This is a predicted structure of a 74-nucleotide RNA (transfer RNA) from Cryptosporangium aurantiacum. NCBI's taxonomy places the organism under Bacteria, Actinomycetes, Cryptosporangiales, Cryptosporangiaceae, Cryptosporangium. Its Rfam family is "tRNA". By type it is a transfer RNA. Its mean pLDDT, the model's own confidence on a scale to 100, is 80.
[in-house]
RNA sequence: GCCCUCGUAGCUCAGCGGACAAGAGCACCAGCUUCCGAAGCUGGGGGUCGGCGGUUCGAUUCCGCCCGGGGGUG
Numbered sequence: 001g002c003c004c005u006c007g008u009a010g011c012u013c014a015g016c017g018g019a020c021a022a023g024a025g026c027a028c029c030a031g032c033u034u035c036c037g038a039a040g041c042u043g044g045g046g047g048u049c050g051g052c053g054g055u056u057c058g059a060u061u062c063c064g065c066c067c068g069g070g071g072g073u074g
Stems, first nucleotide, its partner, number of pairs: 001073007010026004018057001028044005050066005
């Protein structure tokens, strides 16, 4: 250099054209419980879906370029 793959919440990931205006687990915050913690239960906050363009009535989802991680290869 070229090819493949991944990039969604603090972390690990699901979702791969529209339906609830973006979800789960863990973590975090509050309440209950406890003498205090832990555990458990209930509730809550948190996301420009890597960036910029394009296709489409509509994109996290498809296409292009770029950036970053991983792998392969002359």